RNA sequence: UGCCCAAUAGCUCAACUGGCAGAGCACUGGCCUUUGAAGUCAGUGGUUGCAGGUUCGAAUCCUGCUUGGGCAG
Numbered sequence: 001u002g003c004c005c006a007a008u009a010g011c012u013c014a015a016c017u018g019g020c021a022g023a024g025c026a027c028u029g030g031c032c033u034u035u036g037a038a039g040u041c042a043g044u045g046g047u048u049g050c051a052g053g054u055u056c057g058a059a060u061c062c063u064g065c066u067u068g069g070g071c072a073g
Stems, first nucleotide, its partner, number of pairs: 001072007010025004019056001027043005049065005
C1' cells in the first nucleotide's frame, strides 16, 4: 500500500430475502430464607462504530472514514 472479515444492551452473541431491535449472563425489585446463596417471578438498560446516500421503510443495500483481526507485497 492492496484485499478479506468483524464492530448491535455492562459482557457474550442473535436478528431469515430490507418490514415492531432480541436472547443468555450480569444488574434492580418482589416471593422464598433467621440472614445470605440457590430457586422463582417481574423489570431497567440500545445514537445497531462514525458521516453521508438509496428506499414508503435500513442493524441489513451503496460510498467514505475509524478501530480490531487476517492475508499478500

Predicted 3D model of a 73-nucleotide RNA (transfer RNA) from Tolypothrix sp. VBCCA 56010. NCBI's taxonomy places the organism under Bacteria, Cyanophyceae, Nostocales, Tolypothrichaceae, Tolypothrix. The prediction has a mean pLDDT of 80. Its Rfam family is "tRNA". It is annotated as a transfer RNA. The sequence is in RNAcentral, with records from ENA.